Record summary
This is a predicted structure of an 84-nucleotide RNA (c-di-GMP-I riboswitch aptamer) from Shewanella salipaludis. The coordinates come from a structure-prediction model, not an experiment, and the mean pLDDT is 88.
[in-house]
């Protein structure tokens, strides 16, 4: 130093819910709040899932992602520590 390991130290993130706000929606952002997290830090490349504005169709509906999810999984690049 790599792999493996760890949250002990130093520190980090923040589910549900509430308020405000953006969005067609899913959902995001900010503040409060902690269910949890060891990459729950980053990236939609692959699969899954959610939504369906626009578009399409055999049209009370159905299909469709350039929308969303990295806290659904895989993958990629990249951190901290040296207690065990």
């Nucleotide at each position: 130093a790599a792999a493996a390991g760890g949250g002990a130290a130093a520190g980090g993130c923040a589910a549900a819910c509430c308020a405000a706000u953006c969005u067609a929606a899913a959902g995001g952002u900010u503040g409060g709040g902690a269910c949890g997290c060891a990459a729950a830090g980053c990236c939609u490349c692959c699969g899954g899932u959610c939504u369906a504005a626009g578009g399409g169709c055999a049209a009370u509906g159905c299909c469709u992602a350039g929308g969303a999810u990295a806290g659904c999984g895989g993958g990629g690049a990249c951190a901290c520590c040296g207690c065990a």